[in-house]
Molecule: Glycine riboswitch aptamer
RNA sequence: GGAUAGGACUUUGGAGAAUCCCGUUAUAUUCGGGUGCCGAAGGUGCAAAGCGUAAGCUAAUCUCUCAGGCAAAAGGACAAAGUUUAAAAC
Numbered sequence: 001g002g003a004u005a006g007g008a009c010u011u012u013g014g015a016g017a018a019u020c021c022c023g024u025u026a027u028a029u030u031c032g033g034g035u036g037c038c039g040a041a042g043g044u045g046c047a048a049a050g051c052g053u054a055a056g057c058u059a060a061u062c063u064c065u066c067a068g069g070c071a072a073a074a075g076g077a078c079a080a081a082g083u084u085u086a087a088a089a090c
Stems, first nucleotide, its partner, number of pairs: 001090001006085008018035001020034004036070003042066001043064001045062001049058003
């Protein structure tokens, strides 16, 4: 020089499950307790697969439900577009 993986930001889309019950009083979405649920922040577990001579490393929307959530709003994995940054190979 070169352009891509990747990172950050912006915009758009984005599921599930209780506007449950009791108490207190400030008349409660907010404080305390109870029951039933959800799986898509984060986290745990298993490991199809990939890399490696090996040791080992990475790894799901599966699993658990610790955290979180169960009207709306907010949040939201993930996807698309844009801006920016940017290895390696060459």